[in-house]
């Protein structure tokens, strides 16, 4: 340096309907949110490799907290990408 670990800070969207349950929950139904996590999805500069010689055309690679999608979440609580800080003794 880097992870883990702690401990601080951390946003966004239905306290939504129906139905089973004693609660917690659970299914199912629309409608919403991005920042668990996952995706042989998508993609810019560049890179290269092919044609051409019009500073181009095709192709492959190529990053994300953008886009999509699967999960996941939509009173609190939990979670939370990120961030900050964290030797020892008197």
């Nucleotide at each position: 340096c880097u992870g883990a670990c702690u401990c601080u800070g951390g946003a966004g969207a239905g306290c939504a309907g129906c139905g089973c349950g004693g609660a917690c929950g659970c299914g199912c139904u629309c409608a919403c949110c991005g920042a668990a996590g996952g995706g042989u999805a998508g993609u810019a500069a560049c890179u290269u490799g092919c044609c051409a010689a019009c500073u181009g055309g095709c192709a492959a690679g190529g990053a994300a907290u953008c886009u999509c999608u699967c999960a996941g979440g939509u009173a609190g609580a939990a979670g939370g990408a990120c961030a900050g800080a964290g030797g020892g003794g008197c």